[in-house]
Transfer RNA from an archaeon, 72 nucleotides, folded computationally. It was read from a public genome assembly. Rfam family: tRNA. It is annotated as a transfer RNA. Rfam links the family to the GO term triplet codon-amino acid adaptor activity. The coordinates come from a structure-prediction model, not an experiment, and the mean pLDDT is 82.
RNA sequence: GGGAAUGUAGCUCAGCGGGAGAGCACAUGACUGAAGAUCAUGGUGUGGGGGGUUCGACUCCCCCCAUUCCCA
Numbered sequence: 001g002g003g004a005a006u007g008u009a010g011c012u013c014a015g016c017g018g019g020a021g022a023g024c025a026c027a028u029g030a031c032u033g034a035a036g037a038u039c040a041u042g043g044u045g046u047g048g049g050g051g052g053u054u055c056g057a058c059u060c061c062c063c064c065c066a067u068u069c070c071c072a
Base pairs, nucleotide, nucleotide: 001071002070003069004068005067006066007065010024011023012022013021018055026042027041028040029039030038048064049063050062051061052060
């Protein structure tokens, strides 16, 4: 330099154009002498950035950025 993949919650990851979610973790409460376990409640989010298409975009298209892999 060329090509491909990935980027969504604190972490690991789902999500077929219309409601943003799961597990773990975390916070509060119950329980306990205290803690752990358990139970209840809470999503904690600029969906990497920008633009486009569309009535409507995490999802489709373009550019850029970051990471990983392949080729040279």